[in-house]
RNA sequence: UGAACGAAAAGGCUAACCUGGGGCGACCCAGGGGCGCAAAGCUCAGGGCCUCCUUGAGGCAGCCGGGCUGCCGAA
Numbered sequence: 001u002g003a004a005c006g007a008a009a010a011g012g013c014u015a016a017c018c019u020g021g022g023g024c025g026a027c028c029c030a031g032g033g034g035c036g037c038a039a040a041g042c043u044c045a046g047g048g049c050c051u052c053c054u055u056g057a058g059g060c061a062g063c064c065g066g067g068c069u070g071c072c073g074a075a
Base pairs, nucleotide, nucleotide: 005073006072012037013036017032018031019030020029021028022027035062041068042067043066046064047063048060049059050058051057052056
């Protein structure tokens, strides 16, 4: 230094819910709020679930999995 790994430390993100806004809806955005998370960062042409103006279009990455990137450095 790298991989693996996940103690500590510095930080980070933000579930439910509330308020305002957008959408037919799933859901999304902002503020608050923290259940939790070592990738709960990004990625939807893997699987799965959900919605609808339903045979097609959309949503969920905090459902699982894959890929890429990233902070720290004990055992």
A computed fold for a 75-nucleotide RNA from a Candidatus Acetothermia bacterium, annotated as c-di-GMP-I riboswitch aptamer.
Its mean pLDDT, the model's own confidence on a scale to 100, is 88.
Rfam family: c-di-GMP-I riboswitch aptamer. Rfam describes the family as follows. GEMM was predicted in a large-scale screen for bacterial structured RNA regulatory elements.